This is a predicted structure of a 72-nucleotide RNA (transfer RNA) from Asparagopsis taxiformis. It matches the Rfam family "tRNA". Rfam describes the family as follows. Transfer RNA (tRNA) molecules are approximately 80 nucleotides in length. The coordinates come from a structure-prediction model, not an experiment, and the mean pLDDT is 83. Taxonomically the source falls in Asparagopsis (Eukaryota, Rhodophyta, Bonnemaisoniales, Bonnemaisoniaceae). The sequence is in RNAcentral, with records from ENA.
RNA sequence: GCGAAAAUAGUUUAAUGGUAGAACAUAAUCUUGCCAAGAUUAAGAUUGAGGGUUCAAGUCCCUUUUUUCGCU
Repeated sequence: GCGAAAAUAGUUUAAUGGUAGAACAUAAUCUUGCCAAGAUUAAGAUUGAGGGUUCAAGUCCCUUUUUUCGCU
């Protein structure tokens, strides 16, 4: 230099263009003499960034950032 892949909650991840879910973690309450384990509930994402297409974009298109892999 060329090509490919990844980026979504604190972490790991799902999601046919049509309400962004889950698990773990966190907080509160219950349970227990206490801890741990367990149960219930709650909060937490404007999907790496900026544009475009569309009634509607995490998803499609363009640019760009970071990381990984391959080729040279």